[in-house]
């Protein structure tokens, strides 16, 4: 300085041509099972979707800009 990918819960992801309340797993919290602990079930909290605009009737999702992270060429 020029190009690529990537950015969705605490972490680790999914999210298929835009379409009702954005979801898994671990994990937390709470009940149940045990005398207790692991463990098993049930229940629910947690998300400004990286930031800001733009189209749309309707953006995670399509355009622009910046921003960090890695990676590549000069």
């Nucleotide at each position: 300085c020029g190009g690529g990918c990537u950015g969705u819960a605490g972490c680790g992801c999914a999210g298929u041509u835009g379409g009702c309340u954005a979801g898994c797993g671990c994990g937390c919290a709470u009940g149940c099972a045990u005398g207790g602990g692991g463990u098993g079930c049930a229940u629910g909290a947690g998300g400004u979707c990286g930031c800001g605009g733009g189209u749309u009737c309707a953006a995670g999702u399509c355009c622009c800009g910046c921003c960090a992270g890695c990676c590549c060429g000069a």

Notes:
Predicted 3D model of a 74-nucleotide RNA (transfer RNA) from a Candidatus Parcubacteria bacterium. The prediction has a mean pLDDT of 80. Its Rfam family is "tRNA". It is annotated as a transfer RNA. Rfam describes the family as follows. Transfer RNA (tRNA) molecules are approximately 80 nucleotides in length. Taxonomically the source falls in Candidatus Parcubacteria (Bacteria, Bacteria candidate phyla).